A computed fold for a 75-nucleotide RNA, annotated as Pistol ribozyme. Its mean pLDDT, the model's own confidence on a scale to 100, is 87. The model forms 95% of the base pairs in the Rfam consensus. The RNAcentral record of the sequence draws on ZWD.

RNA sequence: ACUCGACUAUGCGAGUAUAAAAAGACAUUAGGCAUAGUGCGUUAUAGACCGUAUAACAGCGGUCUAUAGGUUGUA
Numbered sequence: 001a002c003u004c005g006a007c008u009a010u011g012c013g014a015g016u017a018u019a020a021a022a023a024g025a026c027a028u029u030a031g032g033c034a035u036a037g038u039g040c041g042u043u044a045u046a047g048a049c050c051g052u053a054u055a056a057c058a059g060c061g062g063u064c065u066a067u068a069g070g071u072u073g074u075a
Stems, first nucleotide, its partner, number of pairs: 001016005006038006025074003032040001043068010
């Protein structure tokens, strides 16, 4: 100097061309290292579609849309 821990800023941490991680104070949470914002991921409800299953439904898995919400505590 750059890259990475969802994105931006700051912090914490790691690596050196790679993009991961057992690191990031300790635990906790589905909720991602922290805070603010975003609402990407994650969660719940509803609808539609695909697969599986069934005699057919139901059920199970996945995708998309809408609404709601947006880990918690201690130092």